This is a predicted structure of a 1494-nucleotide RNA (small-subunit ribosomal RNA) from Porphyromonas loveana. Its mean pLDDT, the model's own confidence on a scale to 100, is 81. The sequence is in RNAcentral, with records from Greengenes.
[in-house]
RNA sequence: AGUUUGAUCCUGGGCUCAGAAUGAACGCUAGCGAUAGGCUUAACACAUGCAAGUCGAGGGGCAGCAUGGUCUUAGCUUGCUAAGACUGAUGGCGACCGGCGCACGGGUGCGUAACGCGUAUGCAACUUGCCUUACAGAGGGGGAUAACCCGUUGAAAGACGGACUAACACCGCAUAUGCUCAGGGGUCUGCAUGGGCCUUUGAGGAAAUAUUUAUAGCUGUAAGAUAGGCAUGCGUCCCAUUAGCUUGUUGGUGAGGUAACGGCUCACCAAGGCAACGAUGGGUAGGGGAACUGAGAGGUUUAUCCCCCACACUGGUACUGAGACACGGACCAGACUCCUACGGGAGGCAGCAGUGAGGAAUAUUGGUCAAUGGGCGAGAGCCUGAACCAGCCAAGUCGCGUGAAGGAUGAAGGCCCUAUGGGUCGUAAACUUCUUUUAUACGGGAAUAACGAGCCUUACGGGUAGGGCGCUGAAUGUACCGUAGGAAUAAGCAUCGGCUAACUCCGUGCCAGCAGCCGCGGUAAUACGGAGGAUGCGAGCGUUAUCCGGAUUUAUUGGGUUUAAAGGGUGCGUAGGUUGCUUGGUAAGUCAGCGGUGAAAACUGAACGCUCAACGUUCAGCGUGCCGUUGAAACUGUCAGGCUUUGAGUGCAGUGGCGGCAGGCGGAAUUCGUGGUGUAGCGGUGAAAUGCAUAGAUAUCACGAGGAACUCCGAUUGCGAAGGCAGCUUGCCAUACUGUAACUGACACUGAAGCACGAAGGCGUGGGUAUCAAACAGGAUUAGAUACCCUGGUAGUCCACGCAGUAAACGAUGAUUACUAGGAGUUUGCGAUAUACCGAUAAGCUUCCACAGCGAAAGCGUUAAGUAAUCCACCUGGGGAGUACGCCGGCAACGGUGAAACUCAAAGGAAUUGACGGGGGCCCGCACAAGCGGAGGAACAUGUGGUUUAAUUCGAUGAUACGCGAGGAACCUUACCCGGGAUUGAAAUGUAGAUGACAGAUGGUGAAAGCCGUUCUUCCUUCGGGACAUCUAUGUAGGUGCUGCAUGGUUGUCGUCAGCUCGUGCCGUGAGGUGUCGGCUUAAGUGCCAUAACGAGCGCAACCCACAUUGGUAGUUACUAACAGGUCAAGCUGAGGACUCUACCGAGACUGCCGUCGUAAGGCGCGAGGAAGGUGUGGAUGACGUCAAAUCAGCACGGCCCUUACAUCCGGGGCGACACACGUGUUACAAUGGGAGGGACAAAGGGCAGCUACCGGGCGACCGGAUGCGAAUCUCGAAACCCUUCCCCAGUUCGGAUCGGAGUCUGCAACUCGACUCCGUGAAGCUGGAUUCGCUAGUAAUCGCGCAUCAGCCAUGGCGCGGUGAAUACGUUCCCGGGCCUUGUACACACCGCCCGUCAAGCCAUGGGAGUCGGGGGUACCUGAAGGACGUAACCGCAAGGGGCGUACUAGGGUAAUACCCGGUGACUGGGGCUAAGUCGUAACAAGGUAACC
Repeated sequence: AGUUUGAUCCUGGGCUCAGAAUGAACGCUAGCGAUAGGCUUAACACAUGCAAGUCGAGGGGCAGCAUGGUCUUAGCUUGCUAAGACUGAUGGCGACCGGCGCACGGGUGCGUAACGCGUAUGCAACUUGCCUUACAGAGGGGGAUAACCCGUUGAAAGACGGACUAACACCGCAUAUGCUCAGGGGUCUGCAUGGGCCUUUGAGGAAAUAUUUAUAGCUGUAAGAUAGGCAUGCGUCCCAUUAGCUUGUUGGUGAGGUAACGGCUCACCAAGGCAACGAUGGGUAGGGGAACUGAGAGGUUUAUCCCCCACACUGGUACUGAGACACGGACCAGACUCCUACGGGAGGCAGCAGUGAGGAAUAUUGGUCAAUGGGCGAGAGCCUGAACCAGCCAAGUCGCGUGAAGGAUGAAGGCCCUAUGGGUCGUAAACUUCUUUUAUACGGGAAUAACGAGCCUUACGGGUAGGGCGCUGAAUGUACCGUAGGAAUAAGCAUCGGCUAACUCCGUGCCAGCAGCCGCGGUAAUACGGAGGAUGCGAGCGUUAUCCGGAUUUAUUGGGUUUAAAGGGUGCGUAGGUUGCUUGGUAAGUCAGCGGUGAAAACUGAACGCUCAACGUUCAGCGUGCCGUUGAAACUGUCAGGCUUUGAGUGCAGUGGCGGCAGGCGGAAUUCGUGGUGUAGCGGUGAAAUGCAUAGAUAUCACGAGGAACUCCGAUUGCGAAGGCAGCUUGCCAUACUGUAACUGACACUGAAGCACGAAGGCGUGGGUAUCAAACAGGAUUAGAUACCCUGGUAGUCCACGCAGUAAACGAUGAUUACUAGGAGUUUGCGAUAUACCGAUAAGCUUCCACAGCGAAAGCGUUAAGUAAUCCACCUGGGGAGUACGCCGGCAACGGUGAAACUCAAAGGAAUUGACGGGGGCCCGCACAAGCGGAGGAACAUGUGGUUUAAUUCGAUGAUACGCGAGGAACCUUACCCGGGAUUGAAAUGUAGAUGACAGAUGGUGAAAGCCGUUCUUCCUUCGGGACAUCUAUGUAGGUGCUGCAUGGUUGUCGUCAGCUCGUGCCGUGAGGUGUCGGCUUAAGUGCCAUAACGAGCGCAACCCACAUUGGUAGUUACUAACAGGUCAAGCUGAGGACUCUACCGAGACUGCCGUCGUAAGGCGCGAGGAAGGUGUGGAUGACGUCAAAUCAGCACGGCCCUUACAUCCGGGGCGACACACGUGUUACAAUGGGAGGGACAAAGGGCAGCUACCGGGCGACCGGAUGCGAAUCUCGAAACCCUUCCCCAGUUCGGAUCGGAGUCUGCAACUCGACUCCGUGAAGCUGGAUUCGCUAGUAAUCGCGCAUCAGCCAUGGCGCGGUGAAUACGUUCCCGGGCCUUGUACACACCGCCCGUCAAGCCAUGGGAGUCGGGGGUACCUGAAGGACGUAACCGCAAGGGGCGUACUAGGGUAAUACCCGGUGACUGGGGCUAAGUCGUAACAAGGUAACC
């Protein structure tokens, strides 16, 4: 930094990333050099070679080599050569005796949790070859033995016997300054055991020689140096689900043993020793210097280098030696491998190379002793897989290079875009000039070398020291230097959604794939794959693994515990931790100075050296530690005192209480019993039933029995440590407070372990049992109902005595002490008064508010969650799980303690905004109610679903689809189906070419489209051509094909609901809040008041239109009062401008006036006035937004798809089908009606391919004439209604479907499939179940009229118009929808939400499990190699001693147990986790529909 949320803060809180590192590995790639590094796994097994020898100046010797001598032979040059034999004479030397070395160097990390390591001490308890210093010595003898030789035996390895011989090999004797032992005397000294020195007596013990004569050795003693041994303090991993361990164990005395101390070993004695400050056991592990990381403190690691330890096939053992219990020695046992003649033998790479195996993985069977170092040697020298070098490996670090400068037609090409063009790769390239590191070739060419031997020389008595000459290089002809040519020889890897630097196109389409976390991918993917471009690093780059960091996420530095994980249920109290005032001492802690140590390397700084750097050298620092020493004395500790004291406690005098235990008593109620009265029900529920009751219930009265609980008082009261405690009373016990200040004098606080108490429920024994009541039974409810409700009912509830030991045992808040504003309440005292208030009173309690402060917030706030101190307990992501196993407790139930594998990226707290609730409050709406009329039943019309079909084109689908798109499907429309055509196309357009026509007329064919013919045949011109048309070719057209989930536009709905927001300010860490809330009011977020808000915007309202009143102006086609004319009649005419009407412009209505209520806004009033009264009525007008709502088929448009077809033309068919289901309507079922006749009154519209007066014909639809009118002029036209009359309740004179016949009209054409007319026919239907719709006034209902579309019409639809013209509204409980406030929430895709458990399926890890297999360390017994120790009569030896035998010990082996611990596996079995769409229910979240939970 990312990640829980719609958003926020927090916890974290967990997970993840960016950094650094590595003995790494893997992928892609690779030019050079320098430097350091290279089996982390199988301490697995090893072929082959090498890794420890040396000394002849210790010795005997002479196998081999060389030289010499002697002899023989050969050749001949006659003294030479060659061969052979002999000869240790010489150089030397295999093997042997002897000396020194082999205990170093090199490897590995098995074991080891230990004085192993680190650090600091001690040894008066020790050793030390070689080396140094000092002192003292080395006399004189002896006996063997190996080699060689001879022989025996064996396959071999080897073994044995005989004989000869030497030594610096071995053994006596002599000597003894030192030395050792035993004893005596003296002196000095230490912390102790003790020690040093001097002296004396006695005893004991040494030696080696060699040669070139100069040296090297030998013996004793002392000291030093070096190297070791031992002891001690401190430090040194995890597990307590390891709590007790131990018999040589702990100590003592004595002895043995050792270099030395010591139970190291043994005998005896005592019974100790260790352990919660973690013994014992189990697991893991070599330790340190150091390395990595980190700001540090820390954490992790122990490769390379250095120190220590351990080991050398596994186990044991000793020998030799100064040193070993010995990597390249010995013996034994075991496993394994090899040889074998089968009788026996041999071996040990965890040395250097190398091989196999294992593994993701780690190199050459190289060169040299030149240097450094080691061993031996007098030395030359020899040996040295130590070491120095080289080889292989990008495996790390460092350095260098792959070129530099110029160069814009910004080339070509790729890629991208808004595409005549632009951008980018990109100064990049080409091209010009320059350089030459590196590589290549050629030439030159180091340092590392100093010793030391030899020779010469100088100094001095010697022998050493100095100088000179000269010899010695593996690496290496390397580093380095020079010359030559020429940009010539040299760039990749990863990434590009956020974190995290870097973006576009194409492909793909929840596929393929990516992914560290969050997460991408379901047709426009910056996340997959490719490309272009970009970014990062660069001879490397990525990935994986591991560690530290970030992570203050174990918190010492530096965290927490009301609600996030976390306070023990409570008290007493042990250890421990902490502890009042004061005086003195001390100096353990503490502080300061000094000394020692803290290896080197490393690290840090400086200087210097490799061309630089890495690296190296030198110097300094660091090394925070330990030890010693000298001081200081405040604080802590400790010791000794003091406190007539303030913490704590005691006494005395009072006060309080549902405090505890035991006993006694009381009344009311329930139930039961008995008796009386009394009669049919009682009881119970939402409603019922089970149940009780005529054998008399319930009810009621009286009496009785018994058990349990204590009404009122009673409270935010009181008491108690908590659990808890309530009738009255007695006794006992405890406790708090007040007063006093008599006593003690720090006696205190806390408190692991431990002990005690501890609700309810449960268990045991014995009682008791009235009520209530798990289980159980029955009745209901229900889809089911193992529940909720009802009727019964047993444990239990009560008592006694035991056990149990847990609760949401909660204030979810440990105990104690001190401090830090207040206000209110209350209990018990005290004081005062007037006995009520009151008090600056005391102590306490309990509750509320609140400053500071704290807190993530909610909140806490002198009763802290504030400020501090002490002690205890507890937490460290969610789930798995408070589970499993183990242990402890319990009669059991169960309790305490308490994991892991696996799995997820969250789980969680508080608050915010919404949404939701079978939460609450307020309010509104034809929402209900009150009414009127309908739908749902019938027939038909129409739309939809379904079905059918070649096709029944497509869309719309709860409200918000269904007389919807469609305001008009016979063809057309038309998109669908069948069939027939044509392909630049029916239409549009660019370019190029060809032709000169095209059109028209006409013939054939055909269903048509079309096809094939016939005929006729242009215009302009500058003569190039152009216009026009057709054809051909090519760009293109075309698509009602897909995606409304890519879109624009438009629309529906919530909803004409009153809401939705902003600026500034203020509040809040923040999301957000405030404003917009509250009171009143309104149709309204309408307004008023109040107010940390003040204003504003979009909505509301108003402005607009129509209607209602009126004024003015204007009167034709409208009108006609007066005047005049006139007709059969009529504003018909003159005329009029009064009226109606038309049109335009105005007025009017604003709670304005009055009364009343109210602060106001406003309300109310059969108020006035007014045509109209409180929005006058109706319309238009639809805020922010919601539904990925509808539409790609109205139109437009991105992307995708088709192109002789998914485009296009034509004929026919279909969209009109029909078992059925639904929606919307029409007509009815009749008398408020139907039929017949007569009579009256509209408005708004339409009209020239039209409306048509009038006349004629027809029963009629209509037809034939004819006239007016492009219309206030002509024309289309009402019905209900009124009057008269018939019908008389019937399937009818209701109803008109259906069917038959005959017609009319439109139209190319009415078969599928038009409307209308006439005649006939006369179906269902008698008012419609559950349910449901509309409407509050000129409304519903009812009556007709018109218009659009349109040739006609399937119109009963839609949109308008007028005529007639009601009923009802108490009211807001309920249903539906909505608004505001509030509340709860585990919802936010927002309740159509979320979510639990069983079952079923797959996968995963895990517990139990009859068993079974393996490992581990013990115990007991048996056996017991090698070995040293001890013992010992026979044998050997002169003896010393040896052999043999025996004893104990012991590796290994065996046996035993139901023993112990750990692990693998196991039929079966238990739960757990995970897994888009399985089953059953609905437990939780809202009052979650029975509040939830412990």